Large-subunit ribosomal RNA, domain IV from a Verrucomicrobiia bacterium, 328 nucleotides, folded computationally. Its Rfam family is "Bacterial large subunit ribosomal RNA". Gene Ontology terms of the family: ribosome and structural constituent of ribosome.
Context: one part of a larger RNA
RNA sequence: ACCUCUCUAAGGAACUCGGCACAUUAGCCCCGUAACUUCGGGAGAAGGGGUGCCCACUUCGGUGGGUCUCAGUAAAUUGCGUUUAGCGACUGUUUAACAAAAACACAGCACUCUGCAAAGUCGUUAAGACGACGUAUAGGGUGUGACACGUGACCAAUGCGGAAAGAUUAAGAGAUCUUGUCAGGCGCAAGCCAAAGCUCGGUCUUUAAGUCCCCGUGAAUGUCGGCCGUAACUAUAACGGUCCUAAGGUAGCGAAAUUCCUUGUCGGGUAAGUUCCGACCUGCACGAAUCGUGUAACGACUGAACGACUGUCUCGGAGAGGAUCUCG
Numbered sequence: 001a002c003c004u005c006u007c008u009a010a011g012g013a014a015c016u017c018g019g020c021a022c023a024u025u026a027g028c029c030c031c032g033u034a035a036c037u038u039c040g041g042g043a044g045a046a047g048g049g050g051u052g053c054c055c056a057c058u059u060c061g062g063u064g065g066g067u068c069u070c071a072g073u074a075a076a077u078u079g080c081g082u083u084u085a086g087c088g089a090c091u092g093u094u095u096a097a098c099a100a101a102a103a104c105a106c107a108g109c110a111c112u113c114u115g116c117a118a119a120g121u122c123g124u125u126a127a128g129a130c131g132a133c134g135u136a137u138a139g140g141g142u143g144u145g146a147c148a149c150g151u152g153a154c155c156a157a158u159g160c161g162g163a164a165a166g167a168u169u170a171a172g173a174g175a176u177c178u179u180g181u182c183a184g185g186c187g188c189a190a191g192c193c194a195a196a197g198c199u200c201g202g203u204c205u206u207u208a209a210g211u212c213c214c215c216g217u218g219a220a221u222g223u224c225g226g227c228c229g230u231a232a233c234u235a236u237a238a239c240g241g242u243c244c245u246a247a248g249g250u251a252g253c254g255a256a257a258u259u260c261c262u263u264g265u266c267g268g269g270u271a272a273g274u275u276c277c278g279a280c281c282u283g284c285a286c287g288a289a290u291c292g293u294g295u296a297a298c299g300a301c302u303g304a305a306c307g308a309c310u311g312u313c314u315c316g317g318a319g320a321g322g323a324u325c326u327c328g
Base pairs, nucleotide, nucleotide: 002322003321004320005319006318007317008316010314011313014312019309027051028050029049030048031047036041038146052067053066054065055064056063057062068072080307081306082305083304084303085302086301087299088298092104093103108144109143110142111141112140113139114138120130121129122128147294148293149292150291152224153223154222157221158220159217160216161215162214166212167211168210172206173205174204175203176202177201180198181197184193185192186191225243226242227241228240229239252286253283264280265279266278267277268276
C1' cells in the first nucleotide's frame, strides 16, 4: 500500500454529474397532526413526552412511594423527514447474465367484424381441432388507457363500405373472313383449283369481378396556409383587400421529456442559480382516443429545494481484524 471495520478536534455537502456512500431515525405507550382529497385517504404526516428495578395498593387497566446508572426499545432485531415539479392513474409485468423505466399490461372507453357448419386461428386446397359443450350483455380484431372536463375543421389523396345507370375489360362460346397442310380434280409439264379435318391470324356478337364514374365514412391512414394595408404619440391590429386550398389548428396547453436562436425576458428561491418553480407567447417544429388539459392516492422512476445528519469534503489522523510479500 490492499480488504472489512471502529473512532475522530473545528466546520457540516465546502465533495460530487448527482448527498453516491456513510451517518441520522428506529420498538412500545400517551399527546398531537396541515394543505389537498375520488371523503376511502393524506397519516406512523409533521412535532412532543414517557420507558429499568424494588415496595404497597389495585376495579388487574394502573396509581402512589422508593432506588441505581453517563445511558433502562441500555446488546441484537429495528422508518430519516418535509416542500415542489415532470411522467405513468393504481397492484402488477419486462431485456435469465450491463437497461425495472416515463416501456408493457391493466380496469374503463370507442370503432369494427361475426346469426352459428359464426367470424377468426392451426392444419398438406385434408380429415380434424380451437373458438365453445359458448350464441351479439357472446366471440374475434384494432386503437386509447382509472377518474374529471372535453374530444374542433377537412372525404381532395389512400383505405373501407354502398349503389348499380354508363365507359373499359380476360379466358371461353358463336358467326364470318383468312394462312398452311391435304383426299380429289385439271394440265404434256411447270403448276393451278380445292371438300372435310387440323391449323395461323383478323373482325363482329355475347360475357364476370375489377377499374373509371357516383355517394358515404375520421375514436379509418392522414392533413389542418401565404402576402399587403389599417386606430388622433409610438407600438399593435379588433378591421379591410388579395392569392391558393379538401379544409386552413378550434378548446386547452405552451422556452415544455417538444424552443434552434437560448443561459429568451420578468418574478421567486441563493451572497452568487446554463438546473428548478411561477408567468409571458416571438409554438425553428404543441394540440385534441399516434388523445388534449387537469388530477387525490401510489412509484427501488426523473428534476429542484429545505431540515436533521454525518470523514463526501477542508485534510488528514489514530486504531482493530484479515490477506499478500520479504526477513526470521